[in-house]
RNA sequence: AAAUGGCAAAGCCGUCGCGAGGCGGUGACGCAAAGCCACCGGGUCUCAUCGAGACGGCCGGGCUGCCGAA
Numbered sequence: 001a002a003a004u005g006g007c008a009a010a011g012c013c014g015u016c017g018c019g020a021g022g023c024g025g026u027g028a029c030g031c032a033a034a035g036c037c038a039c040c041g042g043g044u045c046u047c048a049u050c051g052a053g054a055c056g057g058c059c060g061g062g063c064u065g066c067c068g069a070a
Stems, first nucleotide, its partner, number of pairs: 006031002011026006029057001035063003040060003043055005
């Protein structure tokens, strides 16, 4: 390179949560780590607001990992 596969944004439906959002279904905008880590650092966001939370599909980093010609 090629092939087989994988994941699934927004929206909509259901459900849980005060919320950011989570989970399931539908759906594909994208993704070669869009697999995992929020007790690695930064960032953004939420609240019954100052210490508790959310986001790994915001960035860096760490750990793990599929196929593969010359």
Predicted 3D model of a 70-nucleotide RNA (c-di-GMP-I riboswitch aptamer) from a soil metagenome. The RNAcentral record of the sequence draws on MGnify. The coordinates come from a structure-prediction model, not an experiment, and the mean pLDDT is 86.